[in-house]
Molecule: transfer RNA
Organism: uncultured Mailhella sp.
RNA sequence: GGGGUAUAGCUCAGUUGGGAGAGCGCUUGACUGGCAGUCAAGAGGUCGUGGGUUCAAUUCCCUCUACCUCC
Numbered sequence: 001g002g003g004g005u006a007u008a009g010c011u012c013a014g015u016u017g018g019g020a021g022a023g024c025g026c027u028u029g030a031c032u033g034g035c036a037g038u039c040a041a042g043a044g045g046u047c048g049u050g051g052g053u054u055c056a057a058u059u060c061c062c063u064c065u066a067c068c069u070c071c
Base pairs, nucleotide, nucleotide: 001070002069003068004067005066006065009024010023011022012021018055026042027041028040029039030038031037048064050062051061052060
């Protein structure tokens, strides 16, 4: 210098710009002999930073930061 990744505690989805989600974990409740298991409900997010475009940005453009990779 080229390319890629950054979204919940963890692993990750998110299609053409308009509702922020899943699994695991966590909390509460029910069932059960039960600190396990099953079921139900719930909490938890400035979508890495700062700007731009747009009526509207996780999504498009630019800067920066961290990490991975190639030369």